RNAcentral holds the full RNA, with entries from SILVA. The part of an RNA shown here (large-subunit ribosomal RNA, domain VI) has 265 nucleotides and comes from a mouse gut metagenome. The coordinates come from a structure-prediction model, not an experiment, and the mean pLDDT is 90. Rfam family: Bacterial large subunit ribosomal RNA.
[in-house]
Context: one part of a larger RNA
Parts: sequence; C1' cells; structure tokens
RNA sequence: CGUCGGAGAUCUGAGGGAAGCUGUCCUCAGUACGAGAGGACCGGGAUGGACCUGCCGCUGGUGCACCAGUUAUCAUGCCAAUGGUAGAGCUGGGUAGCCAAGCAGGGAACGGAUAAGAGCUGAAAGCAUCUAAGCACGAAGCCGGACCCAAGACGAGAUCUCCCAUUCUAAAAGAGAAGUAAGACCCCUUGAAGACUACGAGGUGGAUAGACCAGGGAUGGAAGUGCAGAGAUGCAUGGAGUUGACUGGCACUAAUCGGUCGAGG
Repeated sequence: CGUCGGAGAUCUGAGGGAAGCUGUCCUCAGUACGAGAGGACCGGGAUGGACCUGCCGCUGGUGCACCAGUUAUCAUGCCAAUGGUAGAGCUGGGUAGCCAAGCAGGGAACGGAUAAGAGCUGAAAGCAUCUAAGCACGAAGCCGGACCCAAGACGAGAUCUCCCAUUCUAAAAGAGAAGUAAGACCCCUUGAAGACUACGAGGUGGAUAGACCAGGGAUGGAAGUGCAGAGAUGCAUGGAGUUGACUGGCACUAAUCGGUCGAGG
C1' cells in the first nucleotide's frame, strides 16, 4: 500500500515445511520343517541405540552484585571489625535462569492408488494365456493420516463483536479538507519476549518494575558481650547472622500530565 466504510477478536486451510532409522530379548515353539544336527514364517509383547522436540520435579554442571574460609599487602589513627588489589586473588558450597550427563514424548497404526511380483476370469488363437475387455492383491517408497507455518491464497476467504452516517469547500461526484467514534499509536513501568524492531503484561479505576515486609532457598554459626584457658583457641547467647534473580503481600517510589492518528461507506 492492497484486500472496496473504519476497527477488535477468533477461525478455515489453498499451499508449504519438518519428520520418516533400527538392534536385541520373550512368546508363539523346541512347534512347522528335518534322519539328525539344527530350526522358522505369520501374529503378540518387552527393552535398547542413534536422531529429533520439549522440560528442570529428580541427578548434576554453570551460576562475575549469594554465603563462608583463607594468603600477601594497603587503607579506615590503633585493638577489634571492615574495605580495596592480587585471574572472580585463591578455596569450599550454591538460589533463579540457562543447560545435559537428567526427565518426558516422537518415527506409527490405519486408509487410498501403485512398483517389481504373484493371481481370478478370459478371448484374439475351439487349446493355452495375469490382459486385449473385466476383477482382486502387492513395498521402509507415492497420496492422505499425526506435527508446524499459512488469506499478499491479488482467487486477498469465514464467523462474532464494536463504531457510526459529523462539519467545511465544492456542489457533478466514487472529489478534496477538518474535527471525531470504535480503536490504535506516541510516551512511560516492564517480561520466562527480545540484536533493533516485533510480541506479551501494565500505566493510579493500578500490583508493571523497584523498595519494604513475610516466606522459600543458599550459606553454615555473624558482630558485640559473657564464660573457660597462660595463650592459640573453644563454648554460650543462637539453626545465629547475612542473603541476586524464586513465591506472596503491600501504592512507599516510578508508570504523572499529556500528545498524535483514526470511518462517513
């Protein structure tokens, strides 16, 4: 910009894409078969490998604004307590998120038309012949079926809901302009969304983010004080103190105030 008024939702599916793999074991059955040795088809069931998709309850990895320990050195006048730097100084753990080695699912069944092939009926050609007329089978392959995208599918589809026939110039309009409606955007707070954009949640009639409060989880026993000990240190106060992302609450802070576009069929 189009889709023949302007919008908000929800669909249909022309068409396109992705996928398509396979082992072993049990049973049938030590049956059919075979002198024996051996040893099935068909059908049913179980469990794997690789690959793909999704997820984080479990097992773990990571986790650079979480917690603790610790070396050297500098600083806060000193002790104590802290802070800076040394690869995040090093080390031990670790929430959310992300992730795999963890968890779940998938390939199909089924239907249609076939290939090679195997048939029925059957002439030409009194026989024979799957073929010439006709009929019925037959593949991980083909077309559907399950999954994803999809009406710019210009063949521009459908359903539901909302908004209405304003003003001016022209008046010949299916013309032009303006302010609006439903609605949308700008702007702002933001997100398991994201390069930007887009998409989603919100903008005081409000829990969108932060702060705070409570909880969860993590760390693992804070500082200060007291006690014991010559001291190093230990114990008690006390599952202590601290705490990013998690869960909820709460308008304290910030989403204020505003602006723009948008039909007349």